[in-house]
Parts: sequence; structure tokens; C1' cells
RNA sequence: AAGCUCAGUUGCCAAACCUGUUGUGAAGCAGGGACGGAAAGCCAUGGGUCUUCGAUACCAGAUAUCGAAGAUCGCCAGGUUGCCUCU
Repeated sequence: AAGCUCAGUUGCCAAACCUGUUGUGAAGCAGGGACGGAAAGCCAUGGGUCUUCGAUACCAGAUAUCGAAGAUCGCCAGGUUGCCUCU
């Protein structure tokens, strides 16, 4: 590129919530479930938010600030990898 068939195929992730489980906790993991997502894949590098502990302020508590250790990538930015279409 052409021919035959007129059949086959039409994807990924997974909010809230529920169950189980881990953790002091924020939250994570597994199953169910879809609010949504074109990177809602990965990374905690810079911020944000949240948790725990300590200190300071405070009559106490609450709250605020600072520090340390954590959580969150479906909060934002950044880094990095991938898929589809067109040129």
C1' cells in the first nucleotide's frame, strides 16, 4: 500500500462514605464504592495545610509564636517519567 472479513474491540486513576487493618495522631494500606481527573503517575526540593513533642507568651485552659520529628503529590509550584491526536 492492497485485498478479505462486517465480526471483534472501545482503556487508566479513584473523592466522600462503608468494612477490615496499622499508627499516640495527622494519615496510610486492602476490599467495596465513584466525586471528579488528561498526568488525580512518581519524587517531600520550595511554600501551604494538618499531627505529635518541647519551649516561650498566658492566672489556668484555649490560643499565638519558635524549634524538632512526622503527614499530605486529589493544596500550589518545581523536578522527572509515560499515553493519545495532529503537524
The RNA shown here (c-di-GMP-I riboswitch aptamer) has 87 nucleotides and comes from Hydrogenimonas sp. Rfam family: c-di-GMP-I riboswitch aptamer. Gene Ontology term of the family: cyclic-di-GMP binding. The prediction has a mean pLDDT of 77.